[in-house]
The RNA shown here (c-di-GMP-I riboswitch aptamer) has 84 nucleotides and comes from a Solirubrobacterales bacterium.
Lineage of the source: Bacteria > Bacillati > Actinomycetota > Thermoleophilia > Solirubrobacterales.
Rfam family: c-di-GMP-I riboswitch aptamer. About the family: GEMM was predicted in a large-scale screen for bacterial structured RNA regulatory elements.

Parts: sequence; C1' cells; structure tokens
RNA sequence: CGGUGCCAGGGGCAAACCGUCCGCGAGGGCGAGACGCAAAGCCACGGACCUCUCAACGGAUAGAGAGGAAGCCGGGUUACCACC
Repeated sequence: CGGUGCCAGGGGCAAACCGUCCGCGAGGGCGAGACGCAAAGCCACGGACCUCUCAACGGAUAGAGAGGAAGCCGGGUUACCACC
C1' cells in the first nucleotide's frame, strides 16, 4: 500500500417503543432504550422510496418545483484493531 473480517483485545454506534422540543409533513434534535451494525463514520452524486406545493384532469396515472432519508441498493471519501 492492497485485500479480508475467521480469531483476540480495547472499545464505538444505536432500530422499535417511550418522554420532550422543532417542522404543514416526510422527518429531525435531546433524553431514555438496544433490534441490530466492521464503516450503522461523513457526502443526496445515480436508482428506488417518502413528504409538501403547483397547474392540468370527471378521476387516477404520468409531470414540474421544494424538501426528507446515508440503518434500501450502488458510488465517492476518511478511519481503529486483527489477519493475509
């Protein structure tokens, strides 16, 4: 430097539910809590998904705009330990 996460050690993160605050909403912050996670660290770049708004329409689908989500799948980027 590259690969892997079978073994060991020290650890790390925290789903759902609940409380509280923020947001029209998806959802987010904090506390509490652990289902899980070897990038469950970070980045909305691609796809999928979710929300709100808009005009059109008999209605739905499709469309446009603004957002959400990294614990859906890819991609980018940084990193601990062990092993090869």